[in-house]
Annotation:
Model confidence (mean pLDDT): 81 of 100. This is a predicted structure of a 74-nucleotide RNA (transfer RNA) from a soil metagenome. The sequence is in RNAcentral, with records from MGnify. It matches the Rfam family "tRNA". Rfam links the family to the GO term triplet codon-amino acid adaptor activity.
RNA sequence: GCCGCCAUAGCUCAGUGGCAGAGCCCUGCCUUGGUAAGGCAGUGACCACGUUUCGAUUACGUGUGGCGGCUCCA
Numbered sequence: 001g002c003c004g005c006c007a008u009a010g011c012u013c014a015g016u017g018g019c020a021g022a023g024c025c026c027u028g029c030c031u032u033g034g035u036a037a038g039g040c041a042g043u044g045a046c047c048a049c050g051u052u053u054c055g056a057u058u059a060c061g062u063g064u065g066g067c068g069g070c071u072c073c074a
Base pairs, nucleotide, nucleotide: 001070002069003068004067005066006065007064010024011023012022013021018054026042027041028040029039030038047063048062049061050060051059
């Protein structure tokens, strides 16, 4: 330098052109004599910019970051 994949909640990951989810974590409540376990509720996120579209987290382009591969020079 080139190619491919990835970027969503504190962590691990789903997901879709129309209000974004799960498990774990955290907070509160219920339950208990008190814990643990269990149940209920809640907080919290689409990497950035642009384009298309009535509408973009999703499609397209560019950039940034991460991972892998290839090549060149030393």